[in-house]
Molecule: FMN riboswitch aptamer (RFN element)
Organism: bovine gut metagenome
């Protein structure tokens, strides 16, 4: 420099005129990196906000504890918790959408 990859999850009931949105139960976990494998340790991508014509710059960005084993684990085992942009709709991590997009980045040549 090209190449190719690169997010995952609503099933049952229940109220309703109307809810994969509410209520019960349920189900999902990007990337690096860290004495030992991580949604909730750190960092990074996305997403949101402001500026600008644009390339971009600036900002901002969510969650864990007890106990076990061990030289080492908030990473493994037990238990018991918490979180999840923006728009649209009966109020949504789980459906449309922007997006047959972008990117952290891994693999090849």
């Nucleotide at each position: 420099u090209c190449u190719u990859c690169g997010g995952g999850g609503c099933g049952a009931g229940g109220u309703g005129a109307a809810a994969u949105u509410c209520c019960u139960c349920a189900c999902c976990g990007g990337c690096a990196g860290u004495u030992a494998a991580a949604g909730c340790c750190u960092g990074c991508g996305a997403g949101c906000c402001g500026c600008a014509a644009a390339u971009g710059c600036g900002g901002u960005u969510g969650a864990u504890u007890u106990g076990g084993u061990g030289a080492a684990a908030u990473u493994c085992c037990a238990a018991a918790g918490c979180c999840g942009a923006c728009g649209g709709u009966a109020a949504a991590g789980u459906c449309c959408g922007g997006a047959u997009g972008g990117a952290a980045g891994a693999a090849g040549a």